Predicted 3D model of a 171-nucleotide RNA (glmS glucosamine-6-phosphate activated ribozyme aptamer) from Rubrobacter sp. Of the family's consensus pairs, 86% are formed in the model. The sequence was found by an Rfam model in a public genome assembly. Model confidence (mean pLDDT): 79 of 100. Rfam family: glmS glucosamine-6-phosphate activated ribozyme aptamer. On this family, see Winkler et al., Nature 2004: "Control of gene expression by a natural metabolite-responsive ribozyme". Rfam classes the family as a riboswitch. Rfam links the family to the GO terms catalytic activity and regulation of gene expression.
[in-house]
RNA sequence: AAAGAGCUACAAGCGCCAGGGCUCCCGCACCCCAGAGGUAUACGGGGCGGGAGUCGACGAGGGAGACGUUCAUCGAGCAUUCGGCGGGUGCGUCUCGGCUUCGGGUGGUCGUGAGGGCGGUGACAAAUCCCGGCGGCGACGCCGGGGACAAAGCACAGUCCAAACCCGGAC
Numbered sequence: 001a002a003a004g005a006g007c008u009a010c011a012a013g014c015g016c017c018a019g020g021g022c023u024c025c026c027g028c029a030c031c032c033c034a035g036a037g038g039u040a041u042a043c044g045g046g047g048c049g050g051g052a053g054u055c056g057a058c059g060a061g062g063g064a065g066a067c068g069u070u071c072a073u074c075g076a077g078c079a080u081u082c083g084g085c086g087g088g089u090g091c092g093u094c095u096c097g098g099c100u101u102c103g104g105g106u107g108g109u110c111g112u113g114a115g116g117g118c119g120g121u122g123a124c125a126a127a128u129c130c131c132g133g134c135g136g137c138g139a140c141g142c143c144g145g146g147g148a149c150a151a152a153g154c155a156c157a158g159u160c161c162a163a164a165c166c167c168g169g170a171c
């Protein structure tokens, strides 16, 4: 010094990379280019093997707690954003909390802006793209600037449905 161990900070289209794509390097001398026939060869392009690298989710939206669980909402993209692993604001059960008649219980339904359905209206994005710069042999990576374009379980108002059962209180 490294490895290992401990602690702290940093995240949710978030983190990682044994498949796969792509790039470069090394090796093999297999194929094409290649001729009227045959043989051989350069350049170029492929093939096989090995090594190293690189890509591998663009935003909007979403969080009571505990446990469990995995393909957990919406759209954008000339689309491997495929595949895999881990995690995760989803979902399930319970606890707590809101609403459900004044209180309590059961049930229902939600989650602190706290009942559900339906249709309607509405808003805004980032990357892709373009310009410039830096790093790299390269695939690619990073930074700055420009210009747009969404949908929704997001927002707004409307309408419909639910407000049951038991006990008690008041009138």
Base pairs, nucleotide, nucleotide: 014086015085016084017083019082020055021054022053023052024051025050026049027048028047030046031045032044058075059074060073064095065094066093067092068091069090096111097110098109099108100107102168103167104166105165106164115161116160117159118158120156121155122154129146130145131144132143133142134141135140